A computed fold for a 121-nucleotide RNA, annotated as FMN riboswitch aptamer (RFN element). Of the family's consensus pairs, 100% are formed in the model.

RNA sequence: AAUUAUCUUCAGGGUGAGAUGAAAUUUCUCAACUGGUGGUAAAGUCCACGAGCAAAUUUACAUUUGCAGAUUAGGUUAGAUUCCUAAACCAACGGUAAAGUCCGGAUGAAAGAAGAAUUUA
Numbered sequence: 001a002a003u004u005a006u007c008u009u010c011a012g013g014g015u016g017a018g019a020u021g022a023a024a025u026u027u028c029u030c031a032a033c034u035g036g037u038g039g040u041a042a043a044g045u046c047c048a049c050g051a052g053c054a055a056a057u058u059u060a061c062a063u064u065u066g067c068a069g070a071u072u073a074g075g076u077u078a079g080a081u082u083c084c085u086a087a088a089c090c091a092a093c094g095g096u097a098a099a100g101u102c103c104g105g106a107u108g109a110a111a112g113a114a115g116a117a118u119u120u121a
Base pairs, nucleotide, nucleotide: 001120002119006116007115008114009113010112015031016030017029018028019027032101033100034091035090036049037048038047039046044089045088052067053066054065055064056063057062071087072086073085074084075083093104094103095102
């Protein structure tokens, strides 16, 4: 430095106050906060992946199919929906007075990251 299979570790963040009410960290008002992984000029909003949900099949592990959110304007530049300025927008399922921020599946799983060992030069 390269390569094949293996092992180990790591791998999701965030809300307060007031109002109404029998009951709301869920509604309303005001003001906040958060952003998995890889790619690419540095990205919650581009592309892809994981996570999530549903259905079918299966003894089961699982497999297949489907569903699944959101950005514009200006500036810089060789190059930016990624940087800078400004203004926006989005956020699974179950529970509960209707939830991105509470509780739960989850001391889980996983995209992937790092390391070890092995082999070759």